[in-house]
RNA sequence: UCGGGGAUCGUCUAAUGGUAGGACACUGGGUUCUGGUCCCAGCAAUCGGGGUUCGAGUCCCUGUCCCCGAG
Numbered sequence: 001u002c003g004g005g006g007a008u009c010g011u012c013u014a015a016u017g018g019u020a021g022g023a024c025a026c027u028g029g030g031u032u033c034u035g036g037u038c039c040c041a042g043c044a045a046u047c048g049g050g051g052u053u054c055g056a057g058u059c060c061c062u063g064u065c066c067c068c069g070a071g
Stems, first nucleotide, its partner, number of pairs: 001070007010024004018054001026042005047063005
């Protein structure tokens, strides 16, 4: 430099173009003599910019970063 793949709650991981969900963690409560386990509830995210569309995490363009391959 070229080709391919990827970036989503603190972490991991889902999501036919149509309400962004789950687990762990964290917070509050219940249970317990205390802690842990267990149960209930809550908090929390789409890498940046632009475009298409009634509607974009998803499609298109561009930028940044990471991984694989080629030279």